[in-house]
């Protein structure tokens, strides 16, 4: 210098002017309200997607079974999680480092297209070997028969070799055999079992044993383990306004319809009306509502996530929905110019880096809607640490 | 604010069950018939399966993220 990896903090600052929206105080008026003035508050790291997990509210203080859904290495964190931290193993990368829905395929079922002999369980298309003279042919002889040879056929053994595929039933060598083969042996790879050591554990290391060699897919059904009741602030509570508190259908009035917010059954509770359709009316207000697993600082414990203690702070609560605009100065970055100055290469010109100065320009993604913890996605420049490559010293 | 679906040829839709390499109708193109056109008949073209990853030998199909489009939810009696 180039290429890359990981992490952190920020989301420009100050002032003036003009606005927007709540709150408090004061004053005035035509006083359940309106107007004016003053003071003070007013978006985010993702407020987003609504993908997970909770709080809160209502329905049994949320019950049982089945079905269904989700999760799945180990240990820890947490209110909880599919999140986070630390580790194990595997995979990717030269590396910094990154990724992993990572239980079970030696419970069962299923699938593995095309190609190939064969695709999951040992089976045999070609081949190799043995055998039967069974067939025709040829050769020889002791010639109407016998023997031998290659070919074809029947019976049997074998899986070394074939080259297809994503995947081929351990690899290689020696022995062995009619030909072969873990059939046997040495070495290597894997699996299972046992023991010792280390670790809380996943697991790792070492040693021994068994020829055990057993394909892949569970983000296929499934099995095992764990978790899960439903609905969501349009939850829910109260007040006000208005109307035709209307019409029809179905089921029921205790032998009980129906309801208790996705399915089925049981249980429990409520129960005289309920459900649906047509038609009608209102679309206003108050609470919920923002103090909370809260934020900042310090100390302590812990590798860390996080927890504990102490001190301090209050930091939007709007509802067709506010939080903005202009100007000036400063800061950051980029581009260009000129001059000065400090370096490096070269040493004649020249090339190049930093600082000062002048002019111009840029600043993203995006906007709370009950509240938190995460994840994911969008997005701007800045800072720190680390890795690789090349050159120079 | 909350809940739920969809995306396959120019258009409308199958295929997703249980993964094996995507089809129908209309439209388009060529031919036949006809004096010509339409209709009819025959043949034929046309697809990154919305997009980016993952699982798998292999993905329209299974899983995850994103984009785009659509639908439904107030109260009173």
């Nucleotide at each position: 210098a180039g290429a890359g990896c990981a992490g952190g903090a920020c989301a420009a600052a100050u002032g003036a002017c003009c606005g927007c929206u709540g709150c408090u105080c004061u004053g005035c008026c035509u006083c359940g309200g309106g107007c004016a003035g003053a003071g003070g508050g007013g978006a985010g790291g993702a407020a987003a997607g609504u993908c997970c997990g909770g709080g809160c509210u209502c329905c049994a203080u949320a019950g049982g079974a089945c079905a269904g859904a989700g999760c799945g290495c180990u240990g820890g964190g947490u209110a909880a999680c599919a999140c986070c931290c630390a580790g194990u193993c595997c995979c990717g990368g030269u590396g910094a480092c990154g990724g992993g829905a990572a239980g079970g395929a030696a419970a069962g079922u299923g699938c593995c297209a095309c190609a190939g002999a064969a695709a999951a369980c040992a089976g045999a298309c070609c081949g190799c070997c043995c055998u039967c003279g069974c067939g025709g042919a040829c050769a020889u002889c002791u010639c109407g028969g016998a023997u031998g040879u290659a070919c074809g056929g029947g019976g049997g053994g074998u899986a070394a070799g074939g080259g297809u595929g994503a995947a081929a039933c351990g690899g290689c060598g020696a022995g062995g055999u009619a030909a072969a083969a873990g059939c046997u042996c040495a070495c290597c790879a894997g699996u299972c079992c046992c023991a010792u050591c280390g670790g809380u554990g996943a697991c790792g290391a070492u040693g021994g044993g068994a020829g055990c060699u057993c394909g892949g897919c569970a983000a296929a059904c499934c099995c095992c383990g764990c978790u899960c009741g439903g609905a969501g602030a349009a939850a829910g509570a109260c007040c006000a306004a208005a109307u035709a508190g209307g019409g029809g259908a179905a089921c029921g009035c205790c032998u009980g319809a129906g309801g208790g917010u996705g399915g089925u059954c049981c249980g429990c509770c409520c129960g005289a009306g309920u459900u649906c359709c047509c038609g009608g009316g209102u679309a206003g207000g108050u609470c919920g509502c923002u103090c909370g697993a809260u934020c900042c600082c310090g100390c302590c414990g812990g590798u860390a996530a996080c927890g504990g203690c102490g001190g301090g702070g209050c930091u939007a609560g709007a509802u067709g929905a506010a939080u903005g605009g202009u100007c000036a100065u400063u800061g950051u970055c980029c581009c260009g110019g000129c001059a000065u100055u400090c370096g490096g290469c070269u040493c004649u010109u020249g090339c190049u880096g930093g600082a000062u100065u002048c002019g111009g320009g840029a600043a993203a993604c995006a906007g709370a809607a009950c509240c938190c913890g995460g994840c994911u996605u969008a997005u701007g420049g800045c800072c720190u640490g680390c890795u690789c490559u090349a050159a120079c010293a | 604010g909350g809940g739920c679906c969809g995306u396959u040829a120019g258009c409308u839709c199958a295929g997703u069950u249980c993964g094996g390499u995507a089809g129908a109708g209309c439209a388009g193109c060529g031919g036949a018939c006809u004096u010509u056109u339409a209709a009819u008949c025959c043949g034929u073209u046309g697809g990154u399966c919305g997009u980016g990853g993952g699982u798998u030998c292999g993905a329209c199909u299974c899983c995850c993220g994103c984009a785009c489009g659509g639908c439904c939810c107030a109260c009173c009696a």
This is a predicted complex of two RNAs, RNase P RNA and transfer RNA, with 470 nucleotides together. It holds a member of the Rfam family "Bacterial RNase P class A". Its family is annotated with ribonuclease P activity, dimeric ribonuclease P complex and tRNA processing in the Gene Ontology. Rfam classes the family as a ribozyme. The prediction has a mean pLDDT of 78.